[in-house]
Context: one part of a larger RNA
Molecule: small-subunit ribosomal RNA, 3' major domain
Organism: Prosthecochloris phaeoasteroidea
Parts: sequence; structure tokens; C1' cells
RNA sequence: UGACGGGGGCCCGCACAAGCGGUGGAUCAUGUGGUUUAAUUCGAUGCAACGCGAAGAACCUUACCUAGGCUUGACAUGCUGACUAAAGCUCCUGAAAGGGAGUGUCCUUCGGGGAGUCAGCACAGGUGCUGCAUGGCUGUCGUCAGCUCGUGUCGUGAGAUGUUGGGUUAAGUCCCGCAACGAGCGCAACCCCUACAAUUAGUUGCUAGCAGGUAAAGCUGAGGACUCUAAUUGAACUGCCUACGCAAGUAGUGAGGAAGGAGGGGAUGACGUCAAGUCCUCAUGGCCCUUACGCCUAGGGCCACACACGUGAUACAAUGGCGACUACAGAGGGCAAAGCCGCGAGGUGGAGAUAAUCCCUUAAAAGUCGUCCUAGUCCGGAUCGGAGUCUGCAACUCGACUCCGUGAAGCUGGAAUCGCUAGUAAUCGCAGAUCAGCAUGCUGCGGUGAAUGUGUUCCCGGGCCUU
Repeated sequence: UGACGGGGGCCCGCACAAGCGGUGGAUCAUGUGGUUUAAUUCGAUGCAACGCGAAGAACCUUACCUAGGCUUGACAUGCUGACUAAAGCUCCUGAAAGGGAGUGUCCUUCGGGGAGUCAGCACAGGUGCUGCAUGGCUGUCGUCAGCUCGUGUCGUGAGAUGUUGGGUUAAGUCCCGCAACGAGCGCAACCCCUACAAUUAGUUGCUAGCAGGUAAAGCUGAGGACUCUAAUUGAACUGCCUACGCAAGUAGUGAGGAAGGAGGGGAUGACGUCAAGUCCUCAUGGCCCUUACGCCUAGGGCCACACACGUGAUACAAUGGCGACUACAGAGGGCAAAGCCGCGAGGUGGAGAUAAUCCCUUAAAAGUCGUCCUAGUCCGGAUCGGAGUCUGCAACUCGACUCCGUGAAGCUGGAAUCGCUAGUAAUCGCAGAUCAGCAUGCUGCGGUGAAUGUGUUCCCGGGCCUU
């Protein structure tokens, strides 16, 4: 000077408290440990590993195992020599890769050129090791309010001061004071979305008035008013009022306003910490392999299963299940409508669409009516049997979905533990990436829409001063 303390003071955070809903019990999905295995590839391991890398393991992927093969190699550049076009096609063998046989024969100024094969040499290749040799990228403390510098001053010096103090703030935010005066990286603002208005522009969007028209419908003429779209601008600044205060600022069921004291959300992550993570994205030092630790292929494995844990899905029911009828989104993608067939998954069909035009696309919960009457049930749907659909060379190991039958555990979950302060929690559906196919995961989108708290004694984490 720091760090630490079951030292002190001040302050903050869904940290506790007050509430709402969960997890921990059941079944299943998924990840991990363990065990097993020829192999169950590798990494991630308190918070900050465990629906994580993986935005999608049937083959491929794939790195693992078994078996069969190749050796200048699947890929790159250069050199030497020899031969020939090469690719392709056919046949034999084989699980394929590979091996063997046949066919095939470029340009030329005839010097050769380019290409290929063979032999050889340099070399290729390695998801092999070291993240404790590294770059880059990332997590975390933490969107916490801190971290420093120049000059001056003080101290023998390490260092101090500034950055402490009194107030205030979300904030080292600002004010006042002060041997300090200034400055930098952070804070804030500048950026994006959202909430209001104006202007401009009206097609693919819209439809108030006028006209036509329909079973109905912006369907048509037409229109720019409205909604909307998408560009520009305005608007919020404690600006005004009252109270307190030297000021900064704080308080108000104040005014005005669409919005009020940072309006809401996002992007943005200081100096550093954890020898944190990643050599399997990539790059890279060193080490190691070189007829193999490289490469090709088939099949298997990554999907095993006594068990343990994490994260989720579905339930245990009446605020519900089932049946019938019937409304209302946003955001995205490029896809496929009507009609017909099928109980259905789906098939057929191909209008329209390079998309504010067409399609995916009937949103669901909600609402209305009926039924069930507390029961392991008309709850719940695991498991299993049978029959199918789709994708794809191929669904046995090991896909998703449909129909018929079957109908398990489960009656609200011990100790413990998690999330959330408002359009939030809870609940309901929709879309997208990946993707041939495969979503209870992830990333977004909207619908319905609460309760509680205005406190800081305690638990956890953090900031400042002090000891």
C1' cells in the first nucleotide's frame, strides 16, 4: 500500500422480509456422474460445468471401435526421370473402398505445351500432447462505480495528497469546503426499438364522404380524410408552481401534457481478478507420429442401464375434462391455395407468389350452450399390441407422426431450494434458425393478466470511510 475479520459507521441489490408461482415426490424428455462396453469420441466441473460446445449423432456428420484396404498419399507447391492424353464407359472380384481386364486417345510452328499415370526426392497430413508457452474470442465479479495520470506540495523512503470531509445522486452524479490544480479510461449523453404529434409520400396498405355492385365482402370507379407503412422534424428540461435547502437537489393525489423527474426496453462491460474456459472454430511456439497417431471404406458406437444429480415437459383435476358453436394478434419465413380422396397422419391437384399483393395461416387461452358429480373417475396419459403415413439408397440397432386397442405411476410432494416488483409473475398459443426427416430445447412474437413491498434487525453479494 493492499487483502482479510463470527471489528465499527454509512449505503445499495428480488439479498432478506411481504407476496405469487415453482423445483425437491410421480411418469417421460434431455444433459451429467457412475457403471458397463470392442467402442460407449472429446471438451465443460461451486457461484461462472450439467436442454453447455451440439442452430438439430439412422448413413454422412464422427473425432471412437471392429474388419477390409492405401502409402508422395483425400488436399498444396516444387524438382528429376520414364510413359501416355485424361475423364468416361463395359466386364470380373468384393460389404464397399480397393484390386484386375478391356475400350477410349488433346493442342502443336513438330522444338514442344498443358494435363494425367508410374518411379523417386523435397514434403503433405495429424480433432495427436501442452489453454501452465501463446494470439484471438468468451465467461465472471458487474452496468458494480470505480481505476489512474501530469504538474505541484508533504514524507529519508515505501508512499500520501488529488480520489478524504459536509450534503446529494442510479452514478468519483453534482454542489460546498479543502495543498492542491487540471486531465484520461469508466458514469451520463450521442445509437436502436417503443409511447404522442406534425410534415412529406399513398401501393401491394386504408375506406370517411360520392357513385356502382354483391348472398356477403375495399369487390370496383374514386379518394388521402382515418388506420397503417417509412423518412424527416418536434416534444421532457425539475422548464412552471408550492414547501425545504447556501447550493446541488429532494418532496407534492400540484398544473399543463401522450409521456414527469433516467418514461419503458436494448446495444454498450473501465483498470483489473480467477495461471477461469477454449491448441476439437481458427491461428500459432515447442514436443510427438510418418506403410501410421495420416488417408479410404463397410458395419457398429456416440442412443448401453442396478443407480445418483441438474434442467425441463405432462399431470395429479371442477378456476377442470369432453362435445358443439363462435371471436380477436404480433412477429417471421418462402412457400404452395381452392377443389377432390382418406376417420387421420397424409395423398392428389396445381391457381397464386421473387412477396405490405400470393402462400405457410383455422392463433390458442377467452366467450356461449350442453354434459360429467368427486370417483384413480368421461382426471391422467406412461407402457405395450396391431394397422398405417411421410422423409430418405436405407428407419433392425436408432426417426417423427396418425388411427384402433391397452390404460401404469400420480390425489399437491420431507429436509431443503429457485424465479419474479408491472404489461412483470402466472397462463395461452404463433413463428424462426439448424434441418431431407426429427424440438418438451433455444431465439423471438403477440393474447389474457395478478398479488405484495415504500421496511433494512437478520442471511448472501457489493461500494465508501475507519480500525